[in-house]
RNA sequence: AUGUUAUCAAGAAAGGCAGAGGGAUAGACCCAAUGAAGCCUUAGCAACCCUUUUCACGAGGAAAAGAAGGUGCUAAAUUCUACUUAAUUUGUGAUUCAUUUAUCAGAAAUUGGAUAGAUAACCU
Numbered sequence: 001a002u003g004u005u006a007u008c009a010a011g012a013a014a015g016g017c018a019g020a021g022g023g024a025u026a027g028a029c030c031c032a033a034u035g036a037a038g039c040c041u042u043a044g045c046a047a048c049c050c051u052u053u054u055c056a057c058g059a060g061g062a063a064a065a066g067a068a069g070g071u072g073c074u075a076a077a078u079u080c081u082a083c084u085u086a087a088u089u090u091g092u093g094a095u096u097c098a099u100u101u102a103u104c105a106g107a108a109a110u111u112g113g114a115u116a117g118a119u120a121a122c123c124u
Stems, first nucleotide, its partner, number of pairs: 001124001003122006013042005021031003025082004043074003048070002050066006078116001083113002086111005092105004
């Protein structure tokens, strides 16, 4: 770096150095001299790997407890949206009809899915 699997509305910040950017990309909207990014120290969150016990045993199994170690994380839902020949609902326009209506186009909202991203574990 490629790929596979799982998770992503919960949770958890102070200090020092530094000095203008940051929130992946685009748009929106935010954060920021009452101090951004980055680096360091200390603290914390969580429980992916992990540890212990019990059950199961075909096993990368299940449950409970834990936090020494390896990562990760500590503004806002992955901040929101992005794609969709998916579903539902609600407007709009055009055509048709005496009317009800029917057909088509396009829009918005909600939900689902996909893509992208992040993190972990594993494979090559």